Model confidence (mean pLDDT): 82 of 100. This is a predicted structure of a 354-nucleotide part of an RNA (small-subunit ribosomal RNA, central domain) from Mungos mungo.
Context: one part of a larger RNA
RNA sequence: UUGGGCAUAAAGUAUUCUAAGACGGAGUAUUGUAUUAGUUAUUAAAUUUAAAAAUAAUAUUUUUGAACAUUUAAUUAAGAUUAAUACUCUAUGAGGAUAAUAUAAGUUUAGGGAAUUUUUUGAGUAACGGUGAAAUGUUAAUAUACAUUAAGGAAGACCACGAAUGAAGAUAUUAAACUAUAUUAUUCCUGACGUUAAAGAAUGAAAGCUAGAGUAGCGAAUGGGAUUAGAUACCCCAGUAGUUCUAGCCGUAAACGAUAAAUAUUAAAAAUUGGAAAUUAUUUUAAUUUUUCAGUUUUACAGCUAAUGCGUUAAAUAUUUCGCCUGAGUAGUAAAUUCGCAAGAAUGAAAUUU
Repeated sequence: UUGGGCAUAAAGUAUUCUAAGACGGAGUAUUGUAUUAGUUAUUAAAUUUAAAAAUAAUAUUUUUGAACAUUUAAUUAAGAUUAAUACUCUAUGAGGAUAAUAUAAGUUUAGGGAAUUUUUUGAGUAACGGUGAAAUGUUAAUAUACAUUAAGGAAGACCACGAAUGAAGAUAUUAAACUAUAUUAUUCCUGACGUUAAAGAAUGAAAGCUAGAGUAGCGAAUGGGAUUAGAUACCCCAGUAGUUCUAGCCGUAAACGAUAAAUAUUAAAAAUUGGAAAUUAUUUUAAUUUUUCAGUUUUACAGCUAAUGCGUUAAAUAUUUCGCCUGAGUAGUAAAUUCGCAAGAAUGAAAUUU
C1' cells in the first nucleotide's frame, strides 16, 4: 500500500533476442462489444427521517413506511471515443532495394620486428646485484658489463587522440579469407508488418574448476634476508599454482553513466568523428563560409532537484511497457527447491533487539 518513489538517501535485472500479455499511424463502411443517458424490475444491515405503540422519563426500545448509498437484469436511444469485422492509404512509424562511406566489433590462418630470459662462441677481470641502510643471493667451475649466435614464450612501444567500433563483457603489429553492424543519399518497393517484454534462450571481465599442451616475464602460497617489542605485513633474494593455448564447466563484479527500453516536444554557444548539399577560389583538388542528417564531448537559458548538480545524449515536459523499493540490525543468513564436478550461484524468511 499511495495522487509516493528508484544518479548520490531503500530501489533499474550484467547485456541482447523473443512466444504470451499490455499498449499502439491515417481514412471509409457496418455492427453496437465496451461506454453514456432514460425507463421498468430487482437489491443488505448500519445511518438519517416520518407516523404509531410501550414506559415515571427529555431519552430508550419495538413495528411500519420513506430517503441516502449499493447490486443485478431486461429494454429504448445515441454513435464522438474504445472494440470487432471488411476494405483502402503512405507527407510519416517499421522493413526491403540501389549507390556510396565508416570502423581496435567478431572468427580462422600465415608472416614480421623491438625487449626480457636462457643458450653458443669471442674477448676480458673482480666483483655483480639489491636497499633508506643492509643482508640473504650470483661469481675464481670466470660471473656482471660488451660483441656474436641460437631457442622459446608472452605482449603489441611510437603512431594515439576531446577520436573509433560493439548489445554488454570488451576490442590497438602486418596481410589474407569468411562474416555481422551502422550512417548517408535516392524516395524506387512492401503497406502498420510497430513499442515493450514476466516465462524462456543466448552471450557474459577477472578469479576458480576438469582434461591435455605450454611456461619467457610476472607471480597468490611457500622458503630465506631485513625491519620491528613482535612482523604470519609493507622492502629485498628466490619461487609453486596461476597468468598463455585447445575442449568443456562456472555465471558472478563499484558488470557504473551507481541514471531501464521506446516515442514526441522544448533557448542559445563552442569543439570533434562519419556522410550529404551549396558557395568561393584556383584548377579538379583544396580551402573557406553556410545549411543539413547521424554520433561523441564541453558551457549554459527555461524547467527540475533536499542539495550537489542535470540541462535536446535530461535528472525538463508528456505517453506506453517491463523490473525493483517500503526504518536499521539479524541477513543476502537459516530452511526448502533448482543449477553446479566442486567452489558456490539463484530464489529467500522469521524469532529476537532497537
Rfam family: Bacterial small subunit ribosomal RNA. The full RNA is in RNAcentral, with records from SILVA. The organism belongs to Mungos, within Eukaryota.